[in-house]
Molecule: Bacterial RNase P class A
Organism: Flavobacteriales bacterium
RNA sequence: CCUGUGCAUCGCUUCGUCGCUGCCCGCCGCAAGGCGGGGAGAGGAAAGUCCGGGCAGCGCAGGGCACCGUGCUUCCUAACGGGAAGGGGGCGUGGCGGGAACGCCACGUUCACGGAAAGUGCCACAGAAAGGGAGACCGCCGAACCGCAGCGAUGCGGUGGCAAGGAUGAAAAGGUGGGGUAAGAGCCCACCAGUUCCGGUGGUGACAUCGGAAGCUUGGUAAACCCCACGGGCUGAAAGACCAAAUAGGCCGGGGUCCGGCCGGGCCACCCUGCAAGGGGCCCCGGUCGGUAAGGGCGGCCCGUCCGAUCCCGGCGGGUAGGUCGAUGGAGGUCCAUCGCGAGGUGGACCCUGGAUAGAUGACGAGGGCCCCGCUCCGGUGGGGAACAGAACCCGGCUUACAGAUGCACAGGCCUU
Numbered sequence: 001c002c003u004g005u006g007c008a009u010c011g012c013u014u015c016g017u018c019g020c021u022g023c024c025c026g027c028c029g030c031a032a033g034g035c036g037g038g039g040a041g042a043g044g045a046a047a048g049u050c051c052g053g054g055c056a057g058c059g060c061a062g063g064g065c066a067c068c069g070u071g072c073u074u075c076c077u078a079a080c081g082g083g084a085a086g087g088g089g090g091c092g093u094g095g096c097g098g099g100a101a102c103g104c105c106a107c108g109u110u111c112a113c114g115g116a117a118a119g120u121g122c123c124a125c126a127g128a129a130a131g132g133g134a135g136a137c138c139g140c141c142g143a144a145c146c147g148c149a150g151c152g153a154u155g156c157g158g159u160g161g162c163a164a165g166g167a168u169g170a171a172a173a174g175g176u177g178g179g180g181u182a183a184g185a186g187c188c189c190a191c192c193a194g195u196u197c198c199g200g201u202g203g204u205g206a207c208a209u210c211g212g213a214a215g216c217u218u219g220g221u222a223a224a225c226c227c228c229a230c231g232g233g234c235u236g237a238a239a240g241a242c243c244a245a246a247u248a249g250g251c252c253g254g255g256g257u258c259c260g261g262c263c264g265g266g267c268c269a270c271c272c273u274g275c276a277a278g279g280g281g282c283c284c285c286g287g288u289c290g291g292u293a294a295g296g297g298c299g300g301c302c303c304g305u306c307c308g309a310u311c312c313c314g315g316c317g318g319g320u321a322g323g324u325c326g327a328u329g330g331a332g333g334u335c336c337a338u339c340g341c342g343a344g345g346u347g348g349a350c351c352c353u354g355g356a357u358a359g360a361u362g363a364c365g366a367g368g369g370c371c372c373c374g375c376u377c378c379g380g381u382g383g384g385g386a387a388c389a390g391a392a393c394c395c396g397g398c399u400u401a402c403a404g405a406u407g408c409a410c411a412g413g414c415c416u417u
Stems, first nucleotide, its partner, number of pairs: 001413010012368007020041002023038006043388001047399002050397005055236004067232005072086005087113001088111010114227002119225002121221003137166002139162003144159006174192006193217002195214008240325004250316006258291009270281004295307004332351008370385006
């Protein structure tokens, strides 16, 4: 100097014109509002909506089961599956020791890193056997028992014994050596490795280290069921609170409610009839059918037509449209001091006007800076380019995307001294 990785910071700028959304001030206006001026207005991820919290409602939000999540330790935090500092395991590189196997140390990197000695399941292919102290394919034995042969020693066969050796496999149930045995085997012993238990020391702890005891050697898998510990009630700003039009429907009050036929009921008075009981009429109430002149629909008026006593007026209450709040000053930022290895904590000073609701934060023009290409009289000049992406209640994280610039650290390469 170049390249790469990690971390951190930034992620174009200035002016003019015209707009958009809030806020403030002045003037005019009774008010609604109008006019003028000022100032503010997207991100490091606003994204994915993955995790946690605030907030709100669900009756009380308490307990249990189920279900879901998390899972080495300590700490940070409002909280977290986030972060910090550590412990342990794996892998790689380097150094040292060693004949080697390997061990120790340093650095880098990585790990869903509780429990497999509570129980259950599974372990392809190969293999006799894949977890039961199992398994006899090749192999080893022939001590014991039985049979046969032999006078006998013994031999042969069988019942059998054996996990040493071979073979299969990712894995066959510690390793080496010795004893032991018929042959073998932690069957016994020494050393080594591991496990469990006990104790000491160091550490808040995970754990480390030292000593002792027990032949204890118990395979892997929990990102299989399961067990243990801890956490979680559910929903989600379309949460939720308030104001509230027109129309339609509901309830309450007041007013209006014509004529005729039929049916049923009533009958104080009146009329007819009857000696009387009673019957009929008028009248009243209800039902039903029909009519039109009240009234209503067809935007208003006339005509027409349809409906038709369905009507008119006022009030109340619920919901809808619409609007207001929720909703932007907060677990807020910067600097300094201080405590802490650190994430962070505490204190002080100062700073902080985006709040839209189909969604404002923009468009155009000019100049400057950066990168690339061409020309150059080296002063310049012409052309082109600039990422990922845009709030939607708020906050803390995680993850993902990103042209380019700067700083620091590390690694590699080249050049010079």